This is a predicted structure of a 77-nucleotide RNA (SAH (S-adenosyl-L-homocysteine) riboswitch aptamer) from Thiobacillus sp. Its Rfam family is "SAH (S-adenosyl-L-homocysteine) riboswitch aptamer". Rfam 15.1 lists 1,354 matches to the family in 1,132 species. The model forms 100% of the base pairs in the Rfam consensus. The sequence was found by an Rfam model in a public genome assembly. The prediction has a mean pLDDT of 76. NCBI's taxonomy places the organism under Bacteria, Pseudomonadati, Pseudomonadota, Betaproteobacteria, Thiobacillus.
[in-house]
RNA sequence: UGCGCUGAGGAGCGCUGCGACUAUCCGACCGAUAGCCAGGCUCAGCACAGGCGAUGCUUCAACUGCGCUCGUUGACU
Numbered sequence: 001u002g003c004g005c006u007g008a009g010g011a012g013c014g015c016u017g018c019g020a021c022u023a024u025c026c027g028a029c030c031g032a033u034a035g036c037c038a039g040g041c042u043c044a045g046c047a048c049a050g051g052c053g054a055u056g057c058u059u060c061a062a063c064u065g066c067g068c069u070c071g072u073u074g075a076c077u
Base pairs, nucleotide, nucleotide: 001049002048004046005045006044007043008042009041010070011069012068013067014066015065018040021035022034023033024032025031039063
């Protein structure tokens, strides 16, 4: 760094539907239609694979379409 799994990023409801996925059409690809769909992002841990290979310092988050409700903290009235 990459794939996978797990956890965290306060909780819930409604709406739409890009990607991915599923089904159908097509010899196949592309594409189309329908379904599903708003933690797919970030951080941490484990394992595997690959890369790098000296030390030190700082920090413990930042985000998540639209609308609504609640919770927590602070400020104002």